[in-house]
Parts: sequence; C1' cells; structure tokens
RNA sequence: GGCUUUGACCAAGCGCCAGGGCUCCCCGUGCGGAGGAGCUGACGAGGACCGGGAUCUCGGAACAUCGGCGGGUGACCGGCGGUCCCCCAUGACCGUCACGGACCUGACAAAACCCCAGGCGACUGCGGGUACAAAAGGGUCCGGGUGGGAGCA
Repeated sequence: GGCUUUGACCAAGCGCCAGGGCUCCCCGUGCGGAGGAGCUGACGAGGACCGGGAUCUCGGAACAUCGGCGGGUGACCGGCGGUCCCCCAUGACCGUCACGGACCUGACAAAACCCCAGGCGACUGCGGGUACAAAAGGGUCCGGGUGGGAGCA
C1' cells in the first nucleotide's frame, strides 16, 4: 500500500416516545373494560462570521403534522466585519454574494394520489409513476444618515 471481515460514524425540519390515537391476539361482557404484542407520532424548500442564553424560518397537506423529550444552521444579545463617496466616531440596516421598499424574476419540491413490494392488520419501503408551493436568492427602478477630518473647488 492492496484485499477481506467486524464495529463506530454515516440525523439537523433532524432523532426519539412514557401520554394520546390506531391494529392484531387473548380474557371478560348487557354496556363500559383487563392483559399481551405491535403501528403511528412533521411533507419537503431554505438556512452556519465568532461567542452566549432561550428555542426557530418558508410554504404543502389535512381524522392527531395531537402531546412531550433531545438537538438545531432562523431570531435575539455581545464581539468582529460590511454598506451608507474616503478615514474616525456615532446611528441605521445587514453577515463575507455582508442596506430598505415596489415590481419582475427565482419557480422549482416532497408528502398527498396511483402502481409495485412487505405485513393477518394498523402500517411500512433510500421502490416506480405523476401534479402542485412559499420563503431565501437575482435583476430593474426609487430611496438611504449625523458630527469631525482628509481630499477637491
């Protein structure tokens, strides 16, 4: 260095499950119910300057995507940095593609639905087919400090 085997990593709209909901088995029953084994419990898009605490954007779907736990790239606070002609201070807005508003663009997704496969079933599959977003981002136009300094006149 190569090959083989085993284990860890191989999650960040991500992981998990004790309440709830649902299925099957079994016991009991006039009704209600007990026990066991399971299923379900967020669909993608987008998103990271550094640190911190508390937890989070956009839309799709619609019988619970209810409820909860852990995490978390959004937001907030501080630092640093960028823009507002140059420098400093301050202020506002932002985060290295580093201002706001309007319009245009971005433009497209997965679940859903149908089929196939597995399961007695609830249901499951990083199996196949097909339809449909919003935000971020980009372009154009409009708007974008105050004080001091430098420079120029």
Molecule: glmS glucosamine-6-phosphate activated ribozyme aptamer
Organism: Symbiobacterium thermophilum